[in-house]
RNA sequence: UGCUUAUCCAGAAAGACCGAGGGAAAAGGCCCUAUGACGUCUUAGCAACCAUGCUGAAAAGCAAAAGGUGCUAAUACCUGUUGCGGGAGCAACAAUGAUAAGAA
Numbered sequence: 001u002g003c004u005u006a007u008c009c010a011g012a013a014a015g016a017c018c019g020a021g022g023g024a025a026a027a028g029g030c031c032c033u034a035u036g037a038c039g040u041c042u043u044a045g046c047a048a049c050c051a052u053g054c055u056g057a058a059a060a061g062c063a064a065a066a067g068g069u070g071c072u073a074a075u076a077c078c079u080g081u082u083g084c085g086g087g088a089g090c091a092a093c094a095a096u097g098a099u100a101a102g103a104a
Base pairs, nucleotide, nucleotide: 001104003102004101005100006099007098008097013043014042015041016040017039021032022031023030027079028078029077044072045071046070049068050067052063053062054061055060076096080093081092082091083090084089
């Protein structure tokens, strides 16, 4: 880097440094941002994918949080297609992306 599988409306922030844009991608909307965003580091926390323990034939369930990751504005901020609806909107699916695990 591509492939396979699973998940993505829950949850969880302080400090220091930096200094202008940021929210993946084109465009639009909306939002965050000099009361310092984004990013980096430290500490703290959330969650429970892997790993761990117990039960189980298995599928799976439960527990815990020391380990490997991940995450800590807004649904993955919203947008597509189809169906339903008078509408607001709702549901399903897809595309793209992110994360984990696996094989290459």